[in-house]
RNA sequence: ACCAUGAAACGGCAAACCCAGUGAAAGGUGGGGACGCAAAGCUGCAGGCCUAAGGGUAGAUCCUAUGGCGGCUGGGUUACCAAG
Numbered sequence: 001a002c003c004a005u006g007a008a009a010c011g012g013c014a015a016a017c018c019c020a021g022u023g024a025a026a027g028g029u030g031g032g033g034a035c036g037c038a039a040a041g042c043u044g045c046a047g048g049c050c051u052a053a054g055g056g057u058a059g060a061u062c063c064u065a066u067g068g069c070g071g072c073u074g075g076g077u078u079a080c081c082a083a084g
Base pairs, nucleotide, nucleotide: 005084006081012037013036017032018031019030020029022027035071041077042076043075045074046073047072048069049068050067054064055063056062
């Protein structure tokens, strides 16, 4: 120096919920707030999940993603500290 692991320390992020505003919705943004997280940093490539405006159907509470979820899993990529 690198890889795996993660005791300690400095710190970091921020669930539910509330308020504002945005979206058809799922959701996301800002503020408050902390359930938790060693990648709970980034990434929609893969699986999975959510929604259904528009479209389909005789009709629909049915089907459908071009919409979304990174705090669902995997992959990719970057990164602080350092006991053993």